[in-house]
């Protein structure tokens, strides 16, 4: 110096839930709150999953199909970062 595993110090992020706002919804943003996370930082590129306004089909039922939407705390990939004891 590099790789893998991992400890400590300093820290970081922030699930469910609640309140407010945005959205057709999924969900997102802000505040509170901590389930957890060594990338639970960033990217929607591949896969998966969620929603279905609009559109199409059907129409006895209020149903079926569908991302241009969402999810990076579903997986993979890319990319950036902290520590440096064993």
């Nucleotide at each position: 110096c590099c790789a893998c595993a991992u400890a400590a110090c300093g820290g970081g992020c922030a699930a469910a839930c609640c309140c407010g706002c945005c959205g057709a919804a999924a969900g997102g943003c802000g505040g509170g709150g901590g389930c957890g996370c060594a990338a639970a930082g960033c990217c929607a590129u591949g896969g998966g999953u969620c929603u279905a306004c609009a559109g199409c089909c059907a129409u006895u039922c209020a149903g079926g199909c569908c991302a241009c939407g969402a999810u990076u705390g579903c997986c993979a990939g890319g990319u950036u970062g902290c520590c440096g004891g064993u």
Predicted 3D model of an 86-nucleotide RNA (c-di-GMP-I riboswitch aptamer) from Clostridiales bacterium PH28_bin88. RNAcentral holds the sequence, with entries from Rfam and Ribocentre. Its mean pLDDT, the model's own confidence on a scale to 100, is 84. The same sequence occurs in records of 2 taxa. The model forms 95% of the base pairs in the Rfam consensus. Lineage of the source: Bacteria > Bacillati > Bacillota > Clostridia > Eubacteriales.